[in-house]
Molecule: transfer RNA
Organism: uncultured Alphaproteobacteria bacterium
RNA sequence: GGUCCCAUCGUCUAGUGGCCUAGGACAUCGCCCUCUCACGGCGAGAACAGGAGUUCGAGUCUCCUUGGGAUCA
Repeated sequence: GGUCCCAUCGUCUAGUGGCCUAGGACAUCGCCCUCUCACGGCGAGAACAGGAGUUCGAGUCUCCUUGGGAUCA
């Protein structure tokens, strides 16, 4: 340098164009429970890498950039 794959809460992940105002688990925080802690119960905050395009509608499709990975040279 060529080709291909990946990027979503702090972490791991679901989401086959319209249930998405994006769900779950763990973690964090608050309350309850307990003599206290742990366990358990209830609740809260927290995310689509960036930019353009297609579309009535994009996390999802296309292109570019950025970052990571595989492979060929």